[in-house]
Predicted 3D model of a 95-nucleotide RNA (Glycine riboswitch aptamer). The model forms 90% of the base pairs in the Rfam consensus. Its mean pLDDT, the model's own confidence on a scale to 100, is 81.

RNA sequence: CGACGGAUCUUUGGAGACGCCCGCUGCCAGCGGGGGCCGAAGGUGCAAGCGUGUGUACACGUUAAUCUCUCAGGCAAAAGAACAAAGAUUUUAAA
Numbered sequence: 001c002g003a004c005g006g007a008u009c010u011u012u013g014g015a016g017a018c019g020c021c022c023g024c025u026g027c028c029a030g031c032g033g034g035g036g037c038c039g040a041a042g043g044u045g046c047a048a049g050c051g052u053g054u055g056u057a058c059a060c061g062u063u064a065a066u067c068u069c070u071c072a073g074g075c076a077a078a079a080g081a082a083c084a085a086a087g088a089u090u091u092u093a094a095a
Stems, first nucleotide, its partner, number of pairs: 005091009018035001020034005036075003042071001043069001045067001049062005
């Protein structure tokens, strides 16, 4: 100097599920109560493999997801949204 990789930001795209019922209070919003649902913020749990102890059975540890659970969040629009593409900044640093 600087690849791959990581982090942050910007732009674009981005699914699912009651505009549910009752009350406060008349729309939205908010609060309280009641059931029904969704999974793609976040979070929980787990396989193979690997390691250790055993002595060849098992036990423990490590460990993934768009799987799983629905704690949280969400169920018209808006907002949010895993993930993807493009760009910018930054970081570790190979050749």